About this RNA: Transfer RNA from Sphaerodactylus townsendi, 72 nucleotides, folded computationally.

[in-house]
RNA sequence: GGGGUUGUGGCUCAGUGGAAGAGCAUCUGCUUGGCAUGUAGAAGGUCUGAGGUUCAAACCCUGGCAUCUCCA
Repeated sequence: GGGGUUGUGGCUCAGUGGAAGAGCAUCUGCUUGGCAUGUAGAAGGUCUGAGGUUCAAACCCUGGCAUCUCCA
């Protein structure tokens, strides 16, 4: 330098066009003499950034950025 992968709550990931969900973690209530476990609930995301397509984009297209990887 060229090809490709990945980018979504604190972490690991799902979500292939009608607008965001799970597990773990955190906080609160109940349960216990207390802790753990269990159980109910809550908070936490403008989906890496810009532009484009569309009535509508996390999702499709094109650059940028970061990451991993292959070739040279």
It matches the Rfam family "tRNA". Rfam classes the family as a transfer RNA. Lineage of the source: Eukaryota > Opisthokonta > Sauria > Sphaerodactylidae > Sphaerodactylus.